[in-house]
Context: one part of a larger RNA
RNA sequence: CCAGCUGGUGGAUCGCUCGGCUCGAGAGCCGAUGACGGACGUGCCAAGCUGCGAUAAGCCCAAGGGACCCGCACGGAGGGGAAGAACUUGGGAUCUCCGAAUGGGAAUCCCCACCGCAAUUGCUUCGCGCAAUGGGGAACGCCGGGAAUUGAAACAUCUCAGUACCGGCAGGAAAAGAAAGCAACCGCGAUGUCGUUAGUAAGGGCGACUGAACGCGACGCAGUCCAAACCGAAGCCUUCGGGCAAUGUGGUGUUCGGACUGACUCUCACUCCCAGAACCUCUUCGAAAAGUCUCCUGGAACGGAGCGCGAUACAGGGUGACAGCCCCGUAUCGAAGAGUAGUACGGGACGCGUCAGCUCCAGAGUAGCGGGGGUUGGAUAUCCCUCGUGAAUCUCGCGGGCAUCGACCGCGAAGACUAAACACUCCUCGAGACCGAUAGCGAACAAGUAGCGUGAGCGAACGCUGAAAACCACCCCCAACAGGGAGGUGAAAUAGUGCGUGAAAUCAGUUGGCGAUAGAGCGACAGGGCAUACAAGGUCCGCCGAGAAAUGAAUCGGGUGCGAACCCGUAGUAAGAAUCGGUGGAAGCCGAUGUUCUGUCGUACGUUUUGAAAAACGAACCAGGGAGUGUGCCUGUUUGACGAGUCUAACUCGAUCAUCGAGGAAGGCGCAGGGAAACCGAUAUGGCCGCAGUCUUACGACGAGGGCCACCGUGUUCAAGCGCGGGGAGUCAAACGGGCACGACCCGAAACCGGAUGAUCUAGGCGUGGGCAGGGUGAAGCGUGCCGAAAGGCACGUGGAGGCCCGAUAGCGUUGGUGUCCUACAAUACCCUCGCGUGACCUACGUCUAGGGGUGAAAGGCCCAUCGAAUCCGGACACAGCUGGUUCCAACCGAAACAUGUCGAAGCAUGACCUCUGCCGAGGUAGUCCGUGGGGUAGAGCGACGGAUUGGGAGCCCUCACUCCGAGAGGAGUGAGCCUCCCUGUCCAACUCCGAACCUACGGACGCCGUUUGACGCAGGGAGUCCGGUGUGCGGGGUAAGCCUGUGCACCGUGAGGGAGACAACCCAGAGCUGGGUUAAGGUCCCCAAGUGUGGACUAAGUGCGAUCGAAGGUGGUCCCGAGCCCUAGACAGCCGGGAGGUGAGCUUAGAAGCAGCUACCCUCUAAGAAAAGCGUAACAGCUUACCGGCCGAGGUUCGGGGCGCCGAAAAUGAUCGGGGCUCAAGUCCACCACCGAGACCUGGCGGCACGAGUAACAUCGUGAUCCCGUAGGUUGGCGUUCUGUUCGGGCGGAAGCACGGAAGAGAUUUCGUGUGGACCGUGCAGUAACGAAAAUCCUGGUCAUAGUAGCAGCGUGAGUCGGGUGAGACCCCCGACGGCCGAACGAGUAAGGGUUCCUCAGCAAUGCUAAUCAGCUGAGGGUUAGCCGGUCCUAAGUCUCACCGCAACUCGAAUGAGACAACAGGGAAAUAGGUUAAUAUUCCUAUGCCAGUGUGCACUCAAAGCUGACGCUUUGGGGCCGCCUGAGCCGGGCUAUCGCCCGGUCGAACUGUCGAAGUUCGUGGAAGCCGUAACGGCACGAAGCGAACGAAUGGCAGGAUAGCGCAAGUCAGGUCAACCCAGAGCCCGUGAAAAGGCGAGCACACUGUCCGUACCGAGAUCCGACACAGGUACUCGUGGCGGCGAAAGCCAAGGCCUGU
Repeated sequence: CCAGCUGGUGGAUCGCUCGGCUCGAGAGCCGAUGACGGACGUGCCAAGCUGCGAUAAGCCCAAGGGACCCGCACGGAGGGGAAGAACUUGGGAUCUCCGAAUGGGAAUCCCCACCGCAAUUGCUUCGCGCAAUGGGGAACGCCGGGAAUUGAAACAUCUCAGUACCGGCAGGAAAAGAAAGCAACCGCGAUGUCGUUAGUAAGGGCGACUGAACGCGACGCAGUCCAAACCGAAGCCUUCGGGCAAUGUGGUGUUCGGACUGACUCUCACUCCCAGAACCUCUUCGAAAAGUCUCCUGGAACGGAGCGCGAUACAGGGUGACAGCCCCGUAUCGAAGAGUAGUACGGGACGCGUCAGCUCCAGAGUAGCGGGGGUUGGAUAUCCCUCGUGAAUCUCGCGGGCAUCGACCGCGAAGACUAAACACUCCUCGAGACCGAUAGCGAACAAGUAGCGUGAGCGAACGCUGAAAACCACCCCCAACAGGGAGGUGAAAUAGUGCGUGAAAUCAGUUGGCGAUAGAGCGACAGGGCAUACAAGGUCCGCCGAGAAAUGAAUCGGGUGCGAACCCGUAGUAAGAAUCGGUGGAAGCCGAUGUUCUGUCGUACGUUUUGAAAAACGAACCAGGGAGUGUGCCUGUUUGACGAGUCUAACUCGAUCAUCGAGGAAGGCGCAGGGAAACCGAUAUGGCCGCAGUCUUACGACGAGGGCCACCGUGUUCAAGCGCGGGGAGUCAAACGGGCACGACCCGAAACCGGAUGAUCUAGGCGUGGGCAGGGUGAAGCGUGCCGAAAGGCACGUGGAGGCCCGAUAGCGUUGGUGUCCUACAAUACCCUCGCGUGACCUACGUCUAGGGGUGAAAGGCCCAUCGAAUCCGGACACAGCUGGUUCCAACCGAAACAUGUCGAAGCAUGACCUCUGCCGAGGUAGUCCGUGGGGUAGAGCGACGGAUUGGGAGCCCUCACUCCGAGAGGAGUGAGCCUCCCUGUCCAACUCCGAACCUACGGACGCCGUUUGACGCAGGGAGUCCGGUGUGCGGGGUAAGCCUGUGCACCGUGAGGGAGACAACCCAGAGCUGGGUUAAGGUCCCCAAGUGUGGACUAAGUGCGAUCGAAGGUGGUCCCGAGCCCUAGACAGCCGGGAGGUGAGCUUAGAAGCAGCUACCCUCUAAGAAAAGCGUAACAGCUUACCGGCCGAGGUUCGGGGCGCCGAAAAUGAUCGGGGCUCAAGUCCACCACCGAGACCUGGCGGCACGAGUAACAUCGUGAUCCCGUAGGUUGGCGUUCUGUUCGGGCGGAAGCACGGAAGAGAUUUCGUGUGGACCGUGCAGUAACGAAAAUCCUGGUCAUAGUAGCAGCGUGAGUCGGGUGAGACCCCCGACGGCCGAACGAGUAAGGGUUCCUCAGCAAUGCUAAUCAGCUGAGGGUUAGCCGGUCCUAAGUCUCACCGCAACUCGAAUGAGACAACAGGGAAAUAGGUUAAUAUUCCUAUGCCAGUGUGCACUCAAAGCUGACGCUUUGGGGCCGCCUGAGCCGGGCUAUCGCCCGGUCGAACUGUCGAAGUUCGUGGAAGCCGUAACGGCACGAAGCGAACGAAUGGCAGGAUAGCGCAAGUCAGGUCAACCCAGAGCCCGUGAAAAGGCGAGCACACUGUCCGUACCGAGAUCCGACACAGGUACUCGUGGCGGCGAAAGCCAAGGCCUGU
């Protein structure tokens, strides 16, 4: 590592079902006599459900019932019952609060009020006196309003659809309804519903689609009353009082019209009254037969065996396994009640009717018409609305799908009622080819529960011990109420409490195999090793023999080849796969299983794709769930029935009652077509051919179907012709294929529309409140001084303005660090920095604005973590030409990625291509060849056109330029152009005088196919396909491309195998399975099967080792070929020698001597030697070379071409030819000989398919060289699952399921054994379907790996340490000491919110980021005390109700009126001090007060005007308590040798009385400039001064208090002064609530003062943020000290904390 086993985890499977789902039948309203629904209570103990209601799991009565009972719920305790309980039915009583909710309000509480029908309506005796309505109800019904997605492949009319939804209303049904109707010359006779008519008529961008009626068949049936004419009180109601009624009660009368008048007839219609069934159905109940016999198994018999019995009862359920006879029931019989139904039948009252007359009556803004709309199938001809117009009166009117007229027919509008038949299912009962716990309702369980959300709303999971709890006594371990051991019960405890079975993933232990020399789709195949109780399998090995297909040796002999080797004979011999026989052996032995090793092969699966192992997508794993279905119509196939016919539908009847049988042709389809229509209207067979078949003398004849003619019908039509049709096959049913409509195979949007829910976040407005340390600056005004004639100015003060300044005050904001954090402390935080900080400021509470809407100093910002249109639910399974997924096996055939059209290009339709079926009946033709035609490409050519085009020559006419000659005319020459000719060199897709291969049409021949495999062809059903790709031939575009785009063929796609290292399309080759052989491509040194093969050559570069580059250019690398030249008269190279003289040639030059330059370049000696090819010098010199000789001795040299090489040659982690490696090769080229090598070919065996024979059908036999690869797809046959019917079986002597193992089959699968399990299960046939999973980022549940790895993250920012205690156990629980932190808080008091968290005791499984003895945790108990604190009262913004109005309507809406509500921060009657509890206190207690009301007594008569409640911002002055500070005294304490110092204290309320500043008023006074302020100011309309009255504090003083507090002392003086009080000033385009109430307006005494809140937290743990969360959250204490401007920093008090656990 793999597998098994033993266990765990987990909860699949199987079995079960008190639950669902669907259908059928029944039944169908409740409510002011208070419903439906809920809240709260209710039990001895009581959390939930159920029941019930303060009479509370119940009370009373009657009936039933008959022994037990006190619900689910089996416990403890205690009760009830033969004096009849429990339980059931009926009747009655009680029945809290909310709710229509109804006296008003409101928070399911309470208050006010004092007995109320609130509101609306009717009556009314006018009294809410009598009545009614209201609200609820699953769907169904009627009326009103009325979408959008969608479809139309876009979209607007249209469609979806009058649907969803909204509003109103009713009932058990509703609605409709008794013709101013249909119809059609025949007739019907209210309405509704069902079937049909009919997808018809009709409508319709005449598109998509929409879509009746009449009639017929059925169900069920039912008809009536007014108004009027005429009569006129003859009447009705009543609570008995009366009321209605001449504006008419009543009678008559109602369309076969009536009244009236006259005549006739009689009691039948209608209406009313009385009495009143049944069948049947439903409900409840009663009676109801027959074994608990024997034996066996077993825990138990209901099983097996044996012997019986019942049955109008063998439906079903229960009982310790499967029960006719054990129990309940059941068949059958019976009883009562309800429905049927106040119906039928019956009785009574009233009175129906006929004829004549023709006087009267018979429904008005109506009928009709016009304009405009909506709606409908309604078209000119539906119905309705609106605006306008507007009749007639039976001698009339309306209708009869265009108008009008006439005729004819039908009918009588403008008034009303009406049962039954039909819709639905909250409810009851029954049933089921429905589901069986991831299913079936969301819900079998505490289910609309838990939980989530502000809210509308969303919304789970969880079934099973056993026959019986017999649910483990006692003992032991342990800190133990944990857990374990031992033991007991039981058939079983691996049935031990979420307990039947107990799968898989997965974990632990153990066993087997393997394990460090190794390279990974984990395997398949073959072989080896090891391991393996029984069973279910029995083979296997060695040897011998037989047999033997393809294939096929060796040896030896002979022969051939340079050689490898080969040929002939031996020899088609030996050998050769199966197979068979004999003999011996094996028993973990063989197969098999597990594992491991070796060999060969091999990059999963699904999908999308031209192409996937892909670095394209999907899946961690397992289990369970998970996708072509239903209806209607159309179409085709198959089978069946009947057949010129066929089928019923609704419905009815019968029955053993949803299914079956019979009836029922209404109607449909068919039987005739043609035509736009009017209209007309066809072969019952004339001729020929001929398949199958029959006959035959085997020639042929006949010949169903079939074909060709002929003929006929009809339309067109002068005619001719043409189109369609014609010699009878359909209809119905079932199954299957397909189409259309519907959600339509499944999952998937963003969106659209409707109705609701949200302003607890946030935006803005409104109402009522709250807040802003400190400092600075110094506007106006004013004063004084100065200046000025004045206006005014200046200076200094004073003053205190400002969307002024500073500000780490608080508070608000959020600039930068682009810091920290970034699975955070935090779904926006932390730190530093920064902006504002008296204003357009911040903030709390209350309140308003709502979704195409709000709000917005505007960012498309914000409107509950949601915003370029919120959220929730619904239309709804929206639509999706787009993505993904789509589940068992096999057999046969087998594509397309093209064409045309398309708002078409990711899609469709048609055709081509595939498949299946049927028909026909003889030809067909891909190959080769020939013949006859067609073609204009490749090539070629251009002396044949068109066009392009090199060089040269010649000529001439012409043109131009130049030169020369000439006096000129002119001539000559040169050059260029043009033209002609000659020679020469080239081209063309859109050039062709030519011209193949090749392609093609027709015909023929051969070949092949075809008539039993029926070809070719025809018809029909079903598809898929419309992104293609590569190679190659030929193109086009492009610099090119693994590029784009054509075309023929092939291949991939859809194709495996062998080769090419690997490698879709390159080479070989088309795979049914399994053996044996031989070859192909390609190979043969090793990896790796086969040659280190043969004969030659080349390469030296590792070039190269065959698919995978290498250029221009260069190369005395090397080999070969050709040509020229030199060469034994001696080449080439080398070496040795010579290389001279005239002469230093001349000129030039300073010089120029072979070698600066110019000119010339001669001659001599020679074997040869330049008036010099280089180097060199100033010039010489010098050195070479050319050239010559010698030595040497055979080829040399040049040019051209070819082969193999070399240079050129640079890339990113380490290289490489596949590797090793290879050099006369293992490279390259030529030639050759062997061998290897595939699924190809040959061959043995087997299978399938097709065909033939055969059979009733199977079987069986034969044939297949020319059948068996296959995606999309078509066709066909099987396996398995659920349930049903039927048949036959199995099962406690052990079913299903599960685990492991064996066997069969090609496979889906089947079967056997053992164990587990403990009650059901299966075969055949015929049916049925929610029927088969590996994938859908699928759904639900469970589980693992990663991994004991990464890593040292986090434990959410501060300080604890020591000692002691408790305890099983202590860092964190308690105590103490020391140490530390906060201190404009981490202190104290409250609001909101929470809701018991408060306190005590007992605990520690969970919660607590560790531990815990602790706790805001668990369990139990306890705790909140008010006349004077708040609510209660008042009104605010605003809200609600009623009325009225609007609206189609309302739960909707604005104004008005009336009423009410709305503030625990506004207004407001009244309490303080001390003490007390574990937990409460302004609430209890003590003490002392106060208020209101009532009563009594006394006083007063004023009493309702007025005042108050009652209000902005800024700023200033004064009074002033607490506190703090200063100084002193006193007391207590500490330190200290002393002096002394330090610390603390030195108190004392409400209330009552009293005092009284500023100011005001009055009196006096009398100022001509005074008085006065912080400032402004004031004054003869009377200043200052003086006096008086009124007049403030939570202020002073006294009482309170001989209370209290303190161990004690319990005094005095001063300063600064929040609160509180008084009084000014400034500012405003801002003027700063209302009401209740109070005062006005006595005293004393007594009594009364209900109800609700009150615990605790109030936050770095009780709130909002999912958390014991560094976030957020309103107000007060604002003067504790030092320090300082300060509420700043820092430090320290009081107090708190060390758990920001």

Large-subunit ribosomal RNA, half A from Natribaculum breve, 1701 nucleotides, folded computationally. NCBI's taxonomy places the organism under Archaea, Methanobacteriota, Halobacteria, Natrialbaceae, Natribaculum. Its Rfam family is "Archaeal large subunit ribosomal RNA".